A computed fold for a 114-nucleotide RNA from Kangiella sp. HZ709, annotated as SAM riboswitch aptamer (S box leader). It matches the Rfam family "SAM riboswitch aptamer (S box leader)". Rfam describes the family as follows. The SAM riboswitch is found upstream of a number of genes which code for proteins involved in methionine or cysteine biosynthesis in Gram-positive bacteria. The sequence was found by an Rfam model in a public genome assembly.

[in-house]
RNA sequence: UCUUUAUACCGAUGAGGUGAGAGACAGGCUCUGUGACCCUCAGGCAACCAGCUUUCCAUGAAAGUAAGGUGCCAAUUCCUGAACCGACGAAUUUUCGUCAGGUGAAUAUAAAGA
Numbered sequence: 001u002c003u004u005u006a007u008a009c010c011g012a013u014g015a016g017g018u019g020a021g022a023g024a025c026a027g028g029c030u031c032u033g034u035g036a037c038c039c040u041c042a043g044g045c046a047a048c049c050a051g052c053u054u055u056c057c058a059u060g061a062a063a064g065u066a067a068g069g070u071g072c073c074a075a076u077u078c079c080u081g082a083a084c085c086g087a088c089g090a091a092u093u094u095u096c097g098u099c100a101g102g103u104g105a106a107u108a109u110a111a112a113g114a
Stems, first nucleotide, its partner, number of pairs: 001114008013042005021031003025081004043073003048069002051065006077106001082103001084101001086099005
């Protein structure tokens, strides 16, 4: 880097450093010199993998735990993006707009594989 599977409306911040953009991309919207983003330290959340404990219908499954490996700690993955469907409106024979819905794509993370 690619593929597959799973998850993504819950949860969790202080200090120091630096000093201008940041929230993946585009549009919107938001955060930001009352110092964001990022880095370091400390703390925390969660429970994907590993470990441990208990139970059971036991090559496994469920529940629990949190000293290991990751991850995460503004906003639902901040919202939308593609097609479908419904309601309403405008034009008028098939299009456009607004709103709602579930699905997908994309993205992120984990685990496994190449």